Predicted 3D model of a 1421-nucleotide RNA (small-subunit ribosomal RNA) from a metagenome. It matches the Rfam family "Bacterial small subunit ribosomal RNA". RNAcentral holds the sequence, with entries from SILVA.
RNA sequence: GAAGGAGUCGCGUAAGGGUGCGUAACACGUGGGCAAUCUGCCCUGAAGUUCGGGACAACCUGCCGAAAGGUAAGCUAAUACCGAAUGUGAUCUUAAGCAGGCAUCUGCUAAAGCUCAAAGCUGGGGAUCGUAAGACCUGGCGCUUCAGGAUGGGCCCGCGGCCUAUCAGCUAGUUGGUGAGGUAAUGGCUCACCAAGGCGAAGACGGGUAGCCGGUCUGAGAGGACGAUCGGCCACACUGGAACUGAGACACGGUCCAGACACCUACGGGUGGCAGCAGUCGAGAAUCUUUCACAAUGGGCGAAAGCCUGAUGGAGCGACGCCGCGUGGGGGAUGAAGGCCUUCGGGUCGUAAACCCCUGUCAUCUGGGAGCAAACCUUGCCCGUUAAUACCGGGUAAGUUGAUAGUACCAGAAGAGGAAGGGACGGCUAACUCUGUGCCAGCAGCCGCGGUAAUACAGAGGUCCCAAGCGUUGUUCGGAUUCACUGGGCGUAAAGGGUGCGUAGGCGGUUGAUUAAGUCUGAUGUGAAAUCUCCGGGCCCAACCCGGAAACUGCAUCGGAUACUAGUCGGCUAGAGGAUUGGAGGGGGGAGUGGAAUUCUCGGUGUAGCAGUGAAAUGCGUAGAUAUCGAGAGGAACAUCAGUGGCGAAGGCGGGUCUCUGGGCCGGUACUGACGCUGAGGAGCGAAAGCGUGGGGAGCAAACAGGAUUAGAUACCCUGGUAGUCCACGCCGUAAACGGUGGGCGCUAGGUGUGGGGAUCGUUUCCACGAUCUCCGUGCCGCAGCUAACGCAUUAAGCGCCCCGCCUGGGGAGUACGGCCGCAAGGCUAAAACUCAAAGGAAUUGACGGGGGCCCGCACAAGCGGCGGAGCAUGCGGAUUAAUUCGAUGCAACGCGAAGAACCUUACCUGGGUUUGACAUAUACGGAAAACUGGCAGAGAUGUCAGGUCCGCAAGGGCCGUAUACAGGUGGUGCAUGGCUGUCGUCAGCUCGUGUCGUGAGAUGUUGGGUUAAGUCCCGCAACGAGCGCAACCCUCGUCCUAUGUUGCCAGCGGGUAAUGCCGGGGACUCAUAGGAGACCGCCGGGGUCAACUCGGAGGAAGGUGGGGAUGACGUCAAGUCAUCAUGCCCCUUAUGUCCAGGGCUUCACGCAUGCUACAAUGGCCGGUACAAAGGGCUGCGAUACCGCAAGGUGGAGCGAAUCCCAAAAAGCCGGUCUCAGUUCGGAUUGGGGUCUGCAACUCGACCCCAUGAAGUCGGAGUCGCUAGUAAUCGUAGAUCAGCAACGCUGCGGUGAAUACGUUCCCGGGCCUUGUACACACCGCCCGUCACGUCACGAAAGUUGGGAACACCCGAAGCCCGUGGCUCAACCCGCAAGGGAGAGAGCGGUCGAAGGUGGGCCUAGCGAUUGGGACGAAGUC
Repeated sequence: GAAGGAGUCGCGUAAGGGUGCGUAACACGUGGGCAAUCUGCCCUGAAGUUCGGGACAACCUGCCGAAAGGUAAGCUAAUACCGAAUGUGAUCUUAAGCAGGCAUCUGCUAAAGCUCAAAGCUGGGGAUCGUAAGACCUGGCGCUUCAGGAUGGGCCCGCGGCCUAUCAGCUAGUUGGUGAGGUAAUGGCUCACCAAGGCGAAGACGGGUAGCCGGUCUGAGAGGACGAUCGGCCACACUGGAACUGAGACACGGUCCAGACACCUACGGGUGGCAGCAGUCGAGAAUCUUUCACAAUGGGCGAAAGCCUGAUGGAGCGACGCCGCGUGGGGGAUGAAGGCCUUCGGGUCGUAAACCCCUGUCAUCUGGGAGCAAACCUUGCCCGUUAAUACCGGGUAAGUUGAUAGUACCAGAAGAGGAAGGGACGGCUAACUCUGUGCCAGCAGCCGCGGUAAUACAGAGGUCCCAAGCGUUGUUCGGAUUCACUGGGCGUAAAGGGUGCGUAGGCGGUUGAUUAAGUCUGAUGUGAAAUCUCCGGGCCCAACCCGGAAACUGCAUCGGAUACUAGUCGGCUAGAGGAUUGGAGGGGGGAGUGGAAUUCUCGGUGUAGCAGUGAAAUGCGUAGAUAUCGAGAGGAACAUCAGUGGCGAAGGCGGGUCUCUGGGCCGGUACUGACGCUGAGGAGCGAAAGCGUGGGGAGCAAACAGGAUUAGAUACCCUGGUAGUCCACGCCGUAAACGGUGGGCGCUAGGUGUGGGGAUCGUUUCCACGAUCUCCGUGCCGCAGCUAACGCAUUAAGCGCCCCGCCUGGGGAGUACGGCCGCAAGGCUAAAACUCAAAGGAAUUGACGGGGGCCCGCACAAGCGGCGGAGCAUGCGGAUUAAUUCGAUGCAACGCGAAGAACCUUACCUGGGUUUGACAUAUACGGAAAACUGGCAGAGAUGUCAGGUCCGCAAGGGCCGUAUACAGGUGGUGCAUGGCUGUCGUCAGCUCGUGUCGUGAGAUGUUGGGUUAAGUCCCGCAACGAGCGCAACCCUCGUCCUAUGUUGCCAGCGGGUAAUGCCGGGGACUCAUAGGAGACCGCCGGGGUCAACUCGGAGGAAGGUGGGGAUGACGUCAAGUCAUCAUGCCCCUUAUGUCCAGGGCUUCACGCAUGCUACAAUGGCCGGUACAAAGGGCUGCGAUACCGCAAGGUGGAGCGAAUCCCAAAAAGCCGGUCUCAGUUCGGAUUGGGGUCUGCAACUCGACCCCAUGAAGUCGGAGUCGCUAGUAAUCGUAGAUCAGCAACGCUGCGGUGAAUACGUUCCCGGGCCUUGUACACACCGCCCGUCACGUCACGAAAGUUGGGAACACCCGAAGCCCGUGGCUCAACCCGCAAGGGAGAGAGCGGUCGAAGGUGGGCCUAGCGAUUGGGACGAAGUC
């Protein structure tokens, strides 16, 4: 000398950085104030910087401790510390003067007195001094005092910004004063004393939540929500308390104490505080690197170099946001392959790809390569300053400094090469198909999809929207005029307080003056920057950044204006009120009083019932009721008048008199002079019921009892009957307290009633009456206007103003908790969880009603005959079965599909076969067979053997075999369908166009008055027309005519027979066929709107649609049918197809439906005898004749049929018999014997004969058909069919009635109207308990936490006070010892955190049990 380290000292550490715990506050924002204040470093100005003194660290030595650390002795420096001097000046005191102001006051000037400062370091110089250091001179940096500035703080005030009143009263240092203390400073900031104040409905106090702002997001705006990043302020630094130092802290990386936690320990004791940057753990849906650099910007220290700086500048991670870019461009149609769809033609992905020609961003590789840098500083030079070439300041030149980063950028190379996803596709909402699935799996924001054809689930193809993103979730604003200031409402949708009085408040007539608070205008200050907007500029663009402008809608101050609002003063009379004249009234209170009626008591008369009901019974009555007469008692209510009439604020008020009293109305008016309106709180009134005390109690009558009704009847009805109803006093305070309509004022067409008053006119002797006008009340109708509509409409729900109350989806709930009131009952105030996708209003169309009106129908009634009882037949259910195939199921399934189940049919079961098939089409190949005949096996199908053979103009055809496509299905779905059908119903309805009305759905037409079988017709009408239906046209029967005349007919003529249209003939008649006529309310009369039409009559075969049939509107019933047929989709494919045999559909304890036959004498049986119509017949009908008791047989004439046959009609009529009985009724069942059909009558046919001879003596409840050639009764034919279970069905004729007063009731239907909470439409909808499950909530013995206070105890650290006997260098006295002054330890005290104890308050969790609530697919009553 350099570097490093320890220590002293100075400055900094109070900045920067982080976080949002606390805080509802002068914390923040904004604007002010401090005459009540501080400010280190920085700047300016003035003045100074003199002389001394004593220590303590570091260091050295010893000791204690594990450590942290401590202690004792000794040495030492300073800008560390102390004393003295000086005093520009400052503080204080003393009293002055001047000026100013804002109350205390402030500033300035001069004077006197007291007190009070300081520190040195360093560059240069060399005259003088000095050995030297240095003195000295001159600069720089410091230091001290004062004044000022700047900056930054402190304190005070006005205004502004959260929720809660289920927080309504809070407060003792509390509010003020005096004095003192304290602070930089005001102040109860603190203390002593005094006074009793202070705050609060414009929300005090309490509770909850929260950092505030510039701003951010959203919104057209006004608003609403938020307070990350950036910026300003505040608060906090493990939790609580405290001070120290300092200019500044009660201090994030300082101190002390207490507490919790963590770590170290030798157990004695210590240490710590990431809400700094990274990082770790935990929690969580979730949030990064233990990076680089001080190069830039900034900060601290320093004279500077420089050092420090997780501030900062960069990089890293994260599609977290914003912005930009790429993943290629142009051409390319056999529209390739492939996928998907398909109507099988095709369409689409799609110019998309392939292929051809290009380009080169990004990524990749190679090479180059910035800007951000200018300073400080060093050196040289110049200028200023100076004595100076020092220093310092300025200039100039050179040198030096890059974390990012070899990054941005530039150049080159290669090659379409490396680079696209996500969501959606039912509507909202852009975008559609297939397959799978089958109320499953699943979707879903809302509505809602899914139960076999899902654009809604899943997959695929396609499409749509975005794109390095796309969706989801959460949050906020918007839409939401859905809290409505802008910008809503309250009759019925949510919403007018039950009602008036009245406090605060809000609002308020006219005129003049004044003030200038609101208001308007100008200016000044402020409204930080950033952000937003506009203009311009810089990064290739943009995002981003920079500059400027505007804006910041606010606050404050000054000046001005004065119409309006407001303050003050004065006037006015139109609002309001007063005095006065009239007059109405169930207005209210009190005290008397009246008659009728009910009941009871007593007495008389009198006798058997009364009462009550739909009908009864309970009840009362022979102990004399009811009835009736007389007398009396008692309570309550007041008939007629009486009236959409009166009065009252509402509740409410009704016999009459007296008395007290409120309000309203009209008229005139010379008074007051805005005195008014409304009315949060408040205090009154307030029906009925109910409560308390005491009375009263006739009638009525909850509860209760009995009787009825009923399935039950805790009801409705009846007989009784207690509270209560009545009075007095006191509570309660609610009602559909309703006009569902708050109060007040003004304005806006009318008409017509009614109550009270007034005026004019008319009539009038009076009373009175009438007309008009007017004021007040109370109704109806109605215009404009309003209203969603209904409706309101001068009594507004219209047009306006003022004030109050109330509403904001339904349920939970007017409930819980809390509070207030109440004797109680309960009232007032009043939520939430949870749950739903609605709840609601008005109107429309239907449907429905044990609503109304009108009208039909064998609907009832009046009749006749049945069914339901018996036997049998047939069908169905049920049961059974291997199968008893399937379908039809109230009317409108059940003698139905079926007009024919022994096999077949046949679909079912068992068994046996078969697989391109029993049947169709096509193709390819092959064959000469196949069919047919016969034999054998077999239950048969079938198999096998033998015989036996094709056509053909050789293309082919027929047949067989093989193979492939395919056939086949009476398998499913009638809730995928077509077609067909049933039913309402042959009921009179159902609609459309145009117009009109209505916001609309819709209405009108189509309703109304008549009339009809009829929406049939007429009249009227905002409707005018039209369509499908009705009717008519069609068929048939009834009369006549014309034509024709066989197979039909036979009057007249002729022939013939035992007889017969048998024959010749005939067309007259019957009949047949075809065509016409006739019936239309046409005629007469009555009624009726001079109508439609209706009633009666004549004529006529027929009379009012002549009888019957066919004909069935829009639609309803997801009615019936996939088994007639057709058909989508699904299913089966050696079977769910097909063939065959046998069985079954025929079962049988039962139940039902439809029939037949009967129960008998109006009948049975026997004999005789008469008269139809309509049909059928050749694989047929089958005569005469013969046989059989008969079914039937033999036989075969005639007839494809007006000719022949079936074929006998039967009831009827005549005669006989039976005589009321289970029979001469009835015929089931069974035995025997037969006939017929058929391949075959066992299961399982029909018929005949003989025998047998059951039930049944007219049918309960109930129920069916029929109104005239009908019911009833009698036979007859046909279809199906070999035969037949047919007694069924469909036709035909014969005989042939009774009854209908009428529309109340039952059923069905039509039209109009009304109510509706129904619309799947009353077989609808829907309420409550109970049972079960889930969820949230309340209560609850209690129990466990949290919070804020209070009282008392203890009391750390620390400030302060006292003491300070112990200790102490500086100053004083003293030679010294020592003493003094002063300071401190220690001790004591006030305050004081944490802690403890105690009783209360608030709040949260849990809680056996309990209460209601919500929801849940088919539970119960």